[in-house]
Source information:
The part of an RNA shown here (small-subunit ribosomal RNA, central domain) has 348 nucleotides and comes from uncultured Micavibrio sp. NCBI's taxonomy places the organism under Bacteria, Pseudomonadati, Bdellovibrionales, Pseudobdellovibrionaceae, Micavibrio. The coordinates come from a structure-prediction model, not an experiment, and the mean pLDDT is 89.
Context: one part of a larger RNA
RNA sequence: CUGGGCUUAAAGCGUGCGUAGGCGGAAAGAAAAGUCAGAUGUGAAAGCCCAGGGCUCAACCUUGGAACUGCAUUUGAAACUGCCUUUCUAGAAUCCGGUAGAGGCUGAUGGAAUAUCCAGUGUAGAGGUGAAAUUCGCAGAUAUUGGAUAGAACACCAGUGGCGAAGGCGAUCAGCUGGGCCGGUAUUGACGCUGAGGUACGAAAGCGUGGGGAGCAAACAGGAUUAGAUACCCUGGUAGUCCACGCCGUAAACGAUGUGUGCUAGUUGUCGGGAUCUUAAGGUUUCGGCGACGGAGCGAAAGCAUUAAGCACACCGCCUAGGGAGUACGGCCGCAAGGUUAAAACUC
Numbered sequence: 001c002u003g004g005g006c007u008u009a010a011a012g013c014g015u016g017c018g019u020a021g022g023c024g025g026a027a028a029g030a031a032a033a034g035u036c037a038g039a040u041g042u043g044a045a046a047g048c049c050c051a052g053g054g055c056u057c058a059a060c061c062u063u064g065g066a067a068c069u070g071c072a073u074u075u076g077a078a079a080c081u082g083c084c085u086u087u088c089u090a091g092a093a094u095c096c097g098g099u100a101g102a103g104g105c106u107g108a109u110g111g112a113a114u115a116u117c118c119a120g121u122g123u124a125g126a127g128g129u130g131a132a133a134u135u136c137g138c139a140g141a142u143a144u145u146g147g148a149u150a151g152a153a154c155a156c157c158a159g160u161g162g163c164g165a166a167g168g169c170g171a172u173c174a175g176c177u178g179g180g181c182c183g184g185u186a187u188u189g190a191c192g193c194u195g196a197g198g199u200a201c202g203a204a205a206g207c208g209u210g211g212g213g214a215g216c217a218a219a220c221a222g223g224a225u226u227a228g229a230u231a232c233c234c235u236g237g238u239a240g241u242c243c244a245c246g247c248c249g250u251a252a253a254c255g256a257u258g259u260g261u262g263c264u265a266g267u268u269g270u271c272g273g274g275a276u277c278u279u280a281a282g283g284u285u286u287c288g289g290c291g292a293c294g295g296a297g298c299g300a301a302a303g304c305a306u307u308a309a310g311c312a313c314a315c316c317g318c319c320u321a322g323g324g325a326g327u328a329c330g331g332c333c334g335c336a337a338g339g340u341u342a343a344a345a346c347u348c
Stems, first nucleotide, its partner, number of pairs: 004319003007302002012316001014201004021194003025088005033081002035077008049065006091191001092188003095184005103177007110154001114150008125136002162169002206247006215241002220236004258315006266293012297304002322347002330341004
């Protein structure tokens, strides 16, 4: 140097886009950089190795050989890699016609519920719990009817259903807008894959400024429970939850499973398209997704199994006993909270 791994044992960056780099489809030609072969020169001596010789042996000394796997020059080869030229269409992209969808943003609208207020009816309780009490109520509560206002969330539909790169997305309508899938094979002609740095997005909580504040509810107060009860239960209740703009950049950001491509038995359900039969409830078939089961194979096992954890290739990230520690110091970022990068002593 090579050699091991990453679902659950340590280990896949939260996710995309993308720079450098790495890797890269088919055919022909040219050249000969890598590559391969031959020749020549060089590769000091000593040492190592082999075969001898000399000190009585050995160490040691000595002769010869081999080796010095390298470099340079030169003559060739042309399969593979690279460079150059020409061409191709199977990868990729574009175009045309369809199609499903809680994909995103903005605006408008709606009903149920809740709360507050007003008015009516009406009277002594209501509420809450295991049981209670704090609490509300004769200043008329709870219940019930009508009305007004407010904010937030959208029952049923709803589905191991759909969409999105991930985070995530669920009332209705309109506008703007991204992506996917299917069919046609019309166009370009390798334009591709991955991606260190970089950059964008990124739940909740939290932060800044200004709004908003119905319900819920950290903190807090009270009532209970209890040996105690800084809790679980109850009554209240402020930040917050909501909106706009700007930060933060983390999660069991999980499929604890990086991305792309090819290959490798089946059975079954479902979602979105196409073709076809017969026309219906449907059958057959073909693409693309989401599930269940299961074989080979894999796996320490659990299990995975065409949506692989199987068999391979390309590229990136990461791991190396436990603790110390995802900590200290330093750097970078942040208003802060803190984030990120990231040790050592010591200990077992």
The full RNA is in RNAcentral, with records from ENA and SILVA.